Small-subunit ribosomal RNA, 5' domain from an uncultured prokaryote, 511 nucleotides, folded computationally. The coordinates come from a structure-prediction model, not an experiment, and the mean pLDDT is 86. The full RNA is in RNAcentral, with records from ENA.
Context: one part of a larger RNA
């Protein structure tokens, strides 16, 4: 010199694009972030319609109110599917096949979404919900009665598939694979929905997509860690798992890692990349992608294609709430917001219109993902605050040798424009036929008026820019070197200067 998620001290006008708890993985009111389908099922509030009835006002038409049928309608909750493993956060652990980046899986698993092929026959039995009782303060429970289903179970069937067993053929880098045929066993399903288009249901093969194991390299500091290891290292054998394996278990044998750095210790998420620097390197891993890990602490499991599961469940903990003291409830490292800590880091906003995800057949619904607004010179870029003329070189101001110098064309004054803001009017694109949160925003036309819009550092030498006055080793500057003890260009004020400009310096950290 560059460079920052920056703070700090002085100043501050517009606008575009960004970016905004580096610190406490601290605690957390408050709202809201994951639902959805009635074209899977029963069961059906409120209300509307029409009808009967009974009551009250009315001479009556009629009205009010209340019960009943029937049809309409279709909330809440409730079985059932799918979703909830995305999507969003954090960076606590992790030196690890955790990541990068190259293989391999003849050891493997994939819902939903394509291609192909075959099929859905015949029964059953429950159960939530609603009712009836009943315990609890609550949370929430028990019991009895009854009921659906694409909920659950039983049988057939089998093009095929799993497994025993035999035979052929080809084939591989071992272990082994790949087609074929035969025996013998096992193994489906929702005669579902429908608006009759169609969506769905099962079994097998392919595909894609996703994701699991393996391994070569690769990328921190430390020997003032030199030994470490008992499921350790192998092997048989069974369990396990989608699937290889000491991943588990018995039993067998003594083995395995290590100065090419093993255990041990400290530090840290990794990448793509950022930032410096010719480069080679060095330092970093905000924002954005990508993998991982974690979700109040520890463990565990279920349910699922798929978790060992942020907004699910159990247990133990700590801590906070409620309580009738007998028991309960919660988990912001989602978005805002709060207290706390700190130098310090933002709105309890708008909208699902666009993208994009869930469901659904759709229409739609949901969606703090996301689009957008709001706050902050927090960065980087653009833009303004004017532009020509003007000397007798005006007043002031400072300095003087008192003659004059400067400030300084600067100002005053004459003449022009009006970018920006700022009033009026018009008024989008993003959206496809309807549907704009942004937003009366951007933009474009008009009008007024030089008007609203300049400060910070520095001036001893590195380093660009000098006088006077104060003060007197004091007051005080200082990155170093040094300044200051009566003529200080270095301290403080003033004139004048240089340097940057909505900035301008410090202060941190890299390089």
């Nucleotide at each position: 010199g560059g460079a920052c998620g920056a703070a700090c001290g002085u100043u501050g006008g517009c606008g575009g694009u960004g970016c905004g708890c580096u610190u406490a993985a601290u605690g957390c009111a408050u709202g809201c972030a994951a639902g959805u389908c009635g074209a899977g099922g029963g069961a059906g509030a409120a209300c509307c319609a029409u009808u009967c009835g009974a009551u009250c006002c009315g001479u009556a038409a009629g009205g009010a109110c209340c019960g009943g049928a029937u049809g309409g309608g279709g909330a809440a909750a409730c079985c059932g599917g799918c979703g909830a493993a995305c999507g969003g956060g954090u960076g606590c652990g992790u030196a690890a096949c955790a990541c990068g980046u190259g293989a391999g899986g003849a050891a493997c698993c994939u819902g939903c979404c394509c291609c192909g092929a075959a099929g859905a026959c015949c029964g059953g039995g429950a159960u939530a919900g609603c009712c009836c009782g009943g315990g609890g303060a609550a949370a929430c429970c028990c019991g009895g009665a009854u009921u659906a289903a694409u909920a659950c179970c039983g049988g057939a069937u089998a093009c095929c598939c799993u497994c025993u067993c035999c035979g052929a053929u080809c084939c591989g880098c071992a272990u082994g694979g790949a087609u074929c045929g035969g025996u013998g066993a096992g193994g489906a399903a929702a005669u579902g929905g429908u608006c009759c288009g169609c969506c769905g249901c099962u079994u097998c093969g392919g595909g894609a997509u996703g994701g699991c194991c393996u391994c070569g390299c690769g990328g921190c500091c430390u020997a003032u860690c030199a030994g470490c290891u008992u499921g350790u290292u192998g092997g048989u054998g069974a369990g396990g798992u989608a699937a290889c394996g000491g991943c588990u278990c018995a039993c067998c044998a003594a083995g395995g890692c290590a100065g090419a750095g093993a255990c041990g210790g400290g530090u840290a998420g990794c990448u793509g990349g950022u930032c410096u620097g010719a480069g080679a390197g060095g330092a970093c891993g905000a924002u954005c992608a990508g993998c991982c890990a974690c979700a109040c602490u520890g463990g565990g499991a279920c349910u699922g294609a798929g978790a060992c599961a942020c907004g699910g469940c159990c247990c133990a903990g700590a801590c906070u709430c409620c309580u009738a003291c007998g028991g309960g409830a919660g988990g912001c490292a989602g978005c805002a917001g709060c207290a706390g800590g700190g130098a310090a880091u933002a709105u309890u906003g708008c909208a699902c219109a666009a993208u994009g995800g869930g469901c659904g057949a759709a229409a739609g619904c949901c969606u703090g993902a996301u689009g957008c607004a709001g706050c902050g010179a927090c960065a980087c870029c653009g833009c303004g605050u004017g532009c020509g003329g003007g000397a007798u070189g005006a007043a002031g101001g400072c300095c003087u040798u008192c003659g004059g110098g400067u400030u300084g064309u600067a100002a005053a004054c004459c003449g022009c424009u009006u970018u920006c803001a700022g009033g009026a009017g018009g008024g989008a694109c993003g959206a496809a036929a309807a549907u704009g949160a942004c937003g009366g925003u951007a933009c474009c036309u008009c009008c007024a008026g030089a008007a609203g819009a300049a400060g910070c550092c520095c001036c001893g030498g590195c380093c660009a820019a000098c006088u006077a006055c104060g003060u007197g080793c004091c007051a005080g500057c200082a990155g170093c070197c040094g300044c200051g003890g009566u003529a200080a260009u270095a301290c403080g004020u003033a004139g004048g200067g240089g340097g940057c400009g909505a900035a301008c310096g410090u202060u941190g950290u890299c390089c």